[in-house]
Overview
A computed fold for a 107-nucleotide RNA from a Chloroflexota bacterium, annotated as SAM riboswitch aptamer (S box leader). Model confidence (mean pLDDT): 83 of 100. Taxonomically the source falls in Chloroflexota (Bacteria, Bacillati).

RNA sequence: CACUCAUCACGAGCGGUGGAGGGAACGGCCCUUUGAUACCGCGGCAACCCCCGGAGCGCCGGGUAGGUGCCAAGUCCGGCAGAGGUGUACCCUCUGGCAGAUGAGCG
Numbered sequence: 001c002a003c004u005c006a007u008c009a010c011g012a013g014c015g016g017u018g019g020a021g022g023g024a025a026c027g028g029c030c031c032u033u034u035g036a037u038a039c040c041g042c043g044g045c046a047a048c049c050c051c052c053g054g055a056g057c058g059c060c061g062g063g064u065a066g067g068u069g070c071c072a073a074g075u076c077c078g079g080c081a082g083a084g085g086u087g088u089a090c091c092c093u094c095u096g097g098c099a100g101a102u103g104a105g106c107g
Stems, first nucleotide, its partner, number of pairs: 001107001003105006013042005021031003026078003043071003048067002050063005075099001080096006086089001
């Protein structure tokens, strides 16, 4: 980096360094000198891998020492397609898709 599968409405912040952008891109809307993003330390969340027990084959219950991950906003919202609603408008709701993220596997 490509591919496959699963999940993405839950949850979880303090301190230090540093000093201007950041939330993937675009549009919106937000966060940010009351110090963001990032990095480091500590703390925490969760349970993908993992471990234990049960069931039978895609499941259920439990655990968190280890490998990851995560700790503003639903993946912050939208775009593309379809269906529906009434207040007919830059409107709302639902389903799927696209894109993305994370894990596991594989090349």